[in-house]
Context: one part of a larger RNA
RNA sequence: UUGGGCGUAAAGGGUCCGUAGCGGUUUGUUAAGUUUUCCGUUAAAUCUUCAGGGCUUAACCUUGGAGCUGCGGGAAAAACUAGCAGACUAGAGGAUGUUAGAGGCUAGCGGAAUGUCUGGUGGAGGGGUGAAAUCCGUUGAUAUCAGACAGAACACCAAAAGCGAAGGCAGCUAGCUGGGGCAAUCCUGACGCUCAGGGACGAAAGCGUGGGGAUAAAAAAGGAUUAGAUACCCUUGUAUUCCACGCCCUAAACGAUGAGCACUAGCUAUUGCAAGUGUCGACCCUUGCAGUGGCUAAGCUAACGCGUUAAGUGCUCCGCCUGGGAAGUACGGCCGCAAGGCUAAAACUC
Repeated sequence: UUGGGCGUAAAGGGUCCGUAGCGGUUUGUUAAGUUUUCCGUUAAAUCUUCAGGGCUUAACCUUGGAGCUGCGGGAAAAACUAGCAGACUAGAGGAUGUUAGAGGCUAGCGGAAUGUCUGGUGGAGGGGUGAAAUCCGUUGAUAUCAGACAGAACACCAAAAGCGAAGGCAGCUAGCUGGGGCAAUCCUGACGCUCAGGGACGAAAGCGUGGGGAUAAAAAAGGAUUAGAUACCCUUGUAUUCCACGCCCUAAACGAUGAGCACUAGCUAUUGCAAGUGUCGACCCUUGCAGUGGCUAAGCUAACGCGUUAAGUGCUCCGCCUGGGAAGUACGGCCGCAAGGCUAAAACUC
C1' cells in the first nucleotide's frame, strides 16, 4: 500500500530480442467507450429526503410520496478514445555514395622474452633476502656464444583515444561476417516505443571428456620470521592458467545512475564525417551532425554533487524498495553431473 521513492541512505533486472500495455498528421464513416435525454427495472426492510401520524418532546416506531446506485431498452451528439475505409511524411526503415573502428569467427605468419635440451668457452660459485636459510653447482652450475624445441602473452605505437547490447575486444596478414557515423536525393508509408512470462548472450572461478603444459600459481612441502605463524618473505610445486566440445549463469556484471522520445545558457579538449572561407597544398578559422572527456548558468539535491552524455523539465512502458538482525537463510518448487543457482518466508530479537 489510491502515498513517497530507487547515484552514495532500502531500492535499476548483468545485457539484448520479443507477446499483452502505450502510440504521429489528416479525411470520411460507424457509434463500442464517452456525453445528454426518455422509458422500464432496482421486492420488503435498510439509507437519503419531503409531507404527516403515535409515545408529554426527542431518540424511537409508523403511513404515503420522491430519490440515491446499478442494470436493461429507445432517441440524440460526434470533440476525444476505439473500429472500418482512404490519404500523408515530420517518427521508423530501405536504396545510393562515402567513411572510422582492439566489433565477431576462422586460418596462416612474426619478433622479443621465458623455459628445456645439445654443443663450445670457462672454473667456483650462483640464487635469494631486511638479514638469512631451504635450493642449484667440480657428474662443471651462474655467466657467455651457437643451434634446436616448446607453450603462453603480444613491449613501443597507446591516448582523457576507438569498437561492441552487455560481458568484453589489442602483434601482423588474409578470408567470412555483424553494427554504426556522415552527405545529398529517391523509395516504403506509422512498419514505432517499452516489455510480465519466454528466448539468446553472459568476466573470472568451477565441472565433464580429450589434448596441451613454457610462465605464473590455490592446495601441498620445505626454509625463514615470530611467544606462536596453519600468514605476510624465500625455495619448490599440483589443480588451474592455454585449446576443442559440452555444462555452470554468478560479480563492486558499476556510471553503484533501466529503456525510449521531447524541451532547457555556455566555455574548452578530443574522435569520426560534411559544408564554407582561404590556400599551390596542409595546418589554422567558421558552421552543422554523431560520439568521448573536463569546467560551469538556470534548475535539481539532505548534502556530496549532477548539470544538453542530467541526478533539470515533461510523457510512455518495464524492474525494484517499504526499520536492523535472523537471511538472500529454512521449507517447497524449478534448473544443474556436482559446486550450487533462481524463486523466497517465519518464529524470535533489538
This is a predicted structure of a 350-nucleotide part of an RNA (small-subunit ribosomal RNA, central domain) from an uncultured bacterium. The prediction has a mean pLDDT of 85. The full RNA is in RNAcentral, with records from SILVA.